[in-house]
RNA sequence: UCCUUAUCGAGAGUGGGUGAGGGACGGGCCCGAUGACCCCCGGCAACCGGCGCGACCUCGCGCGAGGUGCCAACUCCCGCGGACCAAUUCCGAGAGAUAAGAG
Numbered sequence: 001u002c003c004u005u006a007u008c009g010a011g012a013g014u015g016g017g018u019g020a021g022g023g024a025c026g027g028g029c030c031c032g033a034u035g036a037c038c039c040c041c042g043g044c045a046a047c048c049g050g051c052g053c054g055a056c057c058u059c060g061c062g063c064g065a066g067g068u069g070c071c072a073a074c075u076c077c078c079g080c081g082g083a084c085c086a087a088u089u090c091c092g093a094g095a096g097a098u099a100a101g102a103g
Base pairs, nucleotide, nucleotide: 001103003101004100005099006098007097008096013041015040016039017038021031022030023029025079026078027077028076042071043070044069047067048066050063051062052061053060054059075095080092081091082090083089
């Protein structure tokens, strides 16, 4: 970097540092000097791995010391197609993110 599979409506600080943009992209709409984003600590979760239980297991449940991930807003909303005359709402796709595997 590309491909495959699975998931994306829940959850997570009144701490320390730094000091300007940040929320992938475009359009919106938001967050931010009452300090965002990021880093450390802390936490959440349970994808992989580990351990335990279900006699066994490709299955289920539990734990959370390892590898990741995550900790504003549904993946913040829409971006393409369909259902409706429209508004609204819903469904699917695409894009994106994460994990595991393969190249």

A computed fold for a 103-nucleotide RNA, annotated as SAM riboswitch aptamer (S box leader). The coordinates come from a structure-prediction model, not an experiment, and the mean pLDDT is 83.